[in-house]
RNA sequence: UCGCGGGAGAGGCCGGGAAGCUCGAGCUGUUGGGCGCACCCGGCGCCGAAGGCGCAACCGCCCCGGAAACGCUCAGGCAAAAGGACCGCGA
Numbered sequence: 001u002c003g004c005g006g007g008a009g010a011g012g013c014c015g016g017g018a019a020g021c022u023c024g025a026g027c028u029g030u031u032g033g034g035c036g037c038a039c040c041c042g043g044c045g046c047c048g049a050a051g052g053c054g055c056a057a058c059c060g061c062c063c064c065g066g067a068a069a070c071g072c073u074c075a076g077g078c079a080a081a082a083g084g085a086c087c088g089c090g091a
Base pairs, nucleotide, nucleotide: 001091002090003089004088005087006086011044013043014042015041016040017039020035021034022033023032024031025030045078046077047076051074052072053071054070058066059065060064
């Protein structure tokens, strides 16, 4: 580094739009209501284990550097999926 397995936390939040589904009217068209994970725009709350940044125990070849699972939350994330520090096994 690669492969396999394990792997936490926090709203499936709110408003608008919307693919689509559905009901009624109408029956050429169209129109009203309901639902609506994903997606687009805006907003508030929250998480911390990709990454990034900061302090620093500690470490070193001690001029100077390396540094966390601590802190910050820019990024990322808050149903599932994906991702995921880190751990185990194999090459």

This is a predicted structure of a 91-nucleotide RNA (Glycine riboswitch aptamer) from a soil metagenome. The prediction has a mean pLDDT of 78. The RNAcentral record of the sequence draws on MGnify. Its Rfam family is "Glycine riboswitch aptamer". Gene Ontology term of the family: glycine biosynthetic process.